[in-house]
RNA sequence: UUCUUAUUAAGAGCAGGUGGAGGGGACUAGCCCGAUGAAGCCCGGCAACCGACCGUAAUUCCAUUGUGAAAUGGGGCGAAAAAAUUCGCUGGAUGAUUCCAAAAGGCACGGUGCUAAUUCUGGCAGCCCAAUGGCUGAGAGAUAAGAA
Repeated sequence: UUCUUAUUAAGAGCAGGUGGAGGGGACUAGCCCGAUGAAGCCCGGCAACCGACCGUAAUUCCAUUGUGAAAUGGGGCGAAAAAAUUCGCUGGAUGAUUCCAAAAGGCACGGUGCUAAUUCUGGCAGCCCAAUGGCUGAGAGAUAAGAA
C1' cells in the first nucleotide's frame, strides 16, 4: 500500500499540566468548538479488537415436532447481576479412574485505539411527505484482527 472480516447513535477531565492559534479525516455546502485557551505532547479516564491470566462444571434427564440429523421447551451445570433476568453448556486422549483443553464471562497486565456535538450534518440511490424535511441502504472514512 492492497484485500478480507467485524464494529462504528454508548462510554471517557465543558476545574489537570504544558503549549500558544487554530480545530471538527480529503473536497465541498452548512453548522459548531476555540485567549473563559485550539492543535500537539504528558497525566487522568473510557472501551474491550488482539495477546496473557482467571473461569472451566454438570447433564444427554423429561416432554413436543421430525424418517433421521436435529429443533423447541422444561430440568441440571457454569458465568454476569442486589434481584428480575440474560448468556453459554464444546472437543480430544485413556480399558477405566482420570487427564488435556474449549464456552459464556471475568480481569485491565501487555499491544493498539479513543477521550464535544451520530463518523457533527448533507453531497450517491430508493421510499415517504404539500414542504422545511424523515426513514432505509450504499459509497467513502475511522478502529481492530488476519493475509499478501

Predicted 3D model of a 148-nucleotide RNA (SAM riboswitch aptamer (S box leader)) from Peribacillus kribbensis DSM 17871. The prediction has a mean pLDDT of 77. The organism belongs to Peribacillus kribbensis, within Bacteria.